Molecule: c-di-GMP-I-GGC riboswitch aptamer
Organism: Pseudomonadota bacterium
RNA sequence: UGUUUUAAGGGCAAACCCGCCGAAAGGUGGGGACGCAAAGCCACCGGUCUAAAGGGUUCCUCGAAGAAUCCUACGAUAGCGGGGUUGCCAGUA
Numbered sequence: 001u002g003u004u005u006u007a008a009g010g011g012c013a014a015a016c017c018c019g020c021c022g023a024a025a026g027g028u029g030g031g032g033a034c035g036c037a038a039a040g041c042c043a044c045c046g047g048u049c050u051a052a053a054g055g056g057u058u059c060c061u062c063g064a065a066g067a068a069u070c071c072u073a074c075g076a077u078a079g080c081g082g083g084g085u086u087g088c089c090a091g092u093a
Base pairs, nucleotide, nucleotide: 001093002092003091004090011036012035016031017030018029019028020027021026034079040085041084042083044082045081046080047077048076049075054071055070056069057068058067059066
C1' cells in the first nucleotide's frame, strides 16, 4: 500500500417486552439477541411500507356533516437492493 477466506479483542443489535414521540408506517431510551465485516453515515436510483393533509368514486342526505373504497409522499425504511462517502483492530499478500 492492497485485500477481507479463517480466527481473536472490541463494536452493532432482529423478533419480543416496557416508557416516550408519531395519524400511521416508523423513530427513540431501557431490557433482550436473530443476525451483521461497514447492521458507520447519506433517501441520489429502483423496490417496499404508511396515507395525516389532498384528490376520485360510491352510499347516505333537502343540503352539509358522515360512512365505505381507490389514488397520491412532501412521510418511513441505510437490517430490501444499487450507488455515494468515511473508517478501527486483527489476519493475509